[in-house]
The RNA shown here (transfer RNA) has 76 nucleotides and comes from a Phycisphaerae bacterium.
Its Rfam family is "tRNA". Gene Ontology term of the family: triplet codon-amino acid adaptor activity. The family's RNA type in Rfam is transfer RNA.
Taxonomically the source falls in Phycisphaerae (Bacteria, Pseudomonadati, Planctomycetota).
The coordinates come from a structure-prediction model, not an experiment, and the mean pLDDT is 82.
């Protein structure tokens, strides 16, 4: 240096290929319980890696950049 893929909740991950951001597990609150764990019920929790652009509408199209993995390639 060039090229591929990945970035969404605190962790793993969906989001039907452009139309209301979800699930599980974690975490708090409550109901059981003599306590605590299990269980049940409820809640909280997001700049969808950043910035721009397209469009009524973008997590999803375009462009640049960050980071982390892979791949060649130059130098020594």
């Nucleotide at each position: 240096u060039g090229g591929g893929c990945u970035g969404u909740a605190g962790u793993u991950c969906a989001a039907u290929u452009g139309g209301c951001a979800g699930a599980a597990c974690g975490u708090c609150u409550g109901a059981c319980u003599c306590u605590g764990g299990a269980u049940c019920a409820g809640a909280a929790g997001g700049u969808u890696g950043u910035a721009g652009g397209u469009u009524c509408g973008a997590g999803u199209c375009c462009u640049a950049c960050c980071a982390g993995c892979c791949c060649a390639g130059c130098c020594a």